Small-subunit ribosomal RNA, central domain from an uncultured bacterium, 348 nucleotides, folded computationally.
[in-house]
Context: one part of a larger RNA
RNA sequence: CUGGGCGUAAAGCGCGUGCAGGCGGCCCGUUCUGUCCCGUGUGAAAGCUCUCGGCUCAACCGGGAGAGGUCGCGGGAUACUGGCGGGCUUGAGGAAGGCAGAGGAUGGUGGAAUUCCCGGUGUAACGGUGAAAUGUGUAGAUAUCGGGAGGAACGCCAGUGGCGAAGGCGGCCAUCUGGGCCUUCUCUGACGCUGAGACGCGAAAGCUGGGGGAGCAAACGGGAUUAGAUACCCCGGUAGUCCCAGCUGUAAACGAUGCUCACUAGGUGUUGGGGGGUCACUCCUUCAGUGCCGCAGCUAACGCAUUAAGUGAGCCGCCUGGGGACUACGGCCGCAAGGCUAAAACUC
Numbered sequence: 001c002u003g004g005g006c007g008u009a010a011a012g013c014g015c016g017u018g019c020a021g022g023c024g025g026c027c028c029g030u031u032c033u034g035u036c037c038c039g040u041g042u043g044a045a046a047g048c049u050c051u052c053g054g055c056u057c058a059a060c061c062g063g064g065a066g067a068g069g070u071c072g073c074g075g076g077a078u079a080c081u082g083g084c085g086g087g088c089u090u091g092a093g094g095a096a097g098g099c100a101g102a103g104g105a106u107g108g109u110g111g112a113a114u115u116c117c118c119g120g121u122g123u124a125a126c127g128g129u130g131a132a133a134u135g136u137g138u139a140g141a142u143a144u145c146g147g148g149a150g151g152a153a154c155g156c157c158a159g160u161g162g163c164g165a166a167g168g169c170g171g172c173c174a175u176c177u178g179g180g181c182c183u184u185c186u187c188u189g190a191c192g193c194u195g196a197g198a199c200g201c202g203a204a205a206g207c208u209g210g211g212g213g214a215g216c217a218a219a220c221g222g223g224a225u226u227a228g229a230u231a232c233c234c235c236g237g238u239a240g241u242c243c244c245a246g247c248u249g250u251a252a253a254c255g256a257u258g259c260u261c262a263c264u265a266g267g268u269g270u271u272g273g274g275g276g277g278u279c280a281c282u283c284c285u286u287c288a289g290u291g292c293c294g295c296a297g298c299u300a301a302c303g304c305a306u307u308a309a310g311u312g313a314g315c316c317g318c319c320u321g322g323g324g325a326c327u328a329c330g331g332c333c334g335c336a337a338g339g340c341u342a343a344a345a346c347u348c
Base pairs, nucleotide, nucleotide: 003320004319005318006317007302008301012316014201015200016199017198021194022193023192025088026087027086028085029084030083031082034080035077036076037075038074039073040072041071042069048066049065050064051063052062053061054060091191092188093187094186095184096183097182098181099180103177104176105175106174107173108172109171110154115149116148117147118146119145120144121143125136126135162169163168206247207246208245209244210243211242215241216240220236221235222234223233258315259314260313261312262311263310266293267292268291269290270289271288272287273286274285275284276283297304298303321348322347323346330341331340332339333338
């Protein structure tokens, strides 16, 4: 390189936008780039294949023929591909009218609960566990009532539900804002798909500066347990968890399943639309999403099965025995922690 692969064996980039590149719907005309055919030139010698011959054979050597190019030039073919021109509407997009939604950002606001503070009632316990102890409490705790402060999270609704490209998103209200679905088939007329680089987004933890700090809680202290107990259990408790600005760029970032398109039995549930029958309950149907079961087919099996892991097409990414190694070195990035790219010796 070819090939074979990538749900779980090695292998889908965490996700998107998108330049280059690759690929590209239906019809007509034109051209003839690719493609195909013919002719011609060239493709030195050696080598290669066939054949004849020379060393006693062979290797080796000599003669002859042939093959060998993404090649040049000339001529020709025009289905496909490409170029150019024209047209079309089914792909794509726009418009109009509807619909659902924890999609995003900012500002505001509400109640429950925990903790703390003040006051009332009240007295000896409370708390915690397998059992305890550390701890709290006569300086009046726990319990209970009233008042106040502050931070964080939003019970029921809640779903097998919805939205988002992914990460992710859940009290309520307002403002700003992205996307999707359905209907009408009204407009544009291939405007498309994918996407190396690049750019953006990206849970948690972590980092820088500033704020905040109720609860929880790495580290840490103490009490238990134990042979020990640097743990599991208990009492405390600081970073952090929260907000603003910036950085980090990772994950079992998972459906461990790249994106797009087409095709291929059914059954049943659910979410959002449209159409129809019905007074209505409810039923039929269709589009988009989301589940379960299941045939063909696929699969090493498990299983997947119109939301494919089936059958095909286009494009990208990735794998190539285990360890060494999510490493070293170098480069790039980062404040750092570290990230990205990524070997070899050696060894089985």
Annotation
The full RNA is in RNAcentral, with records from ENA, Greengenes and SILVA. Its mean pLDDT, the model's own confidence on a scale to 100, is 89.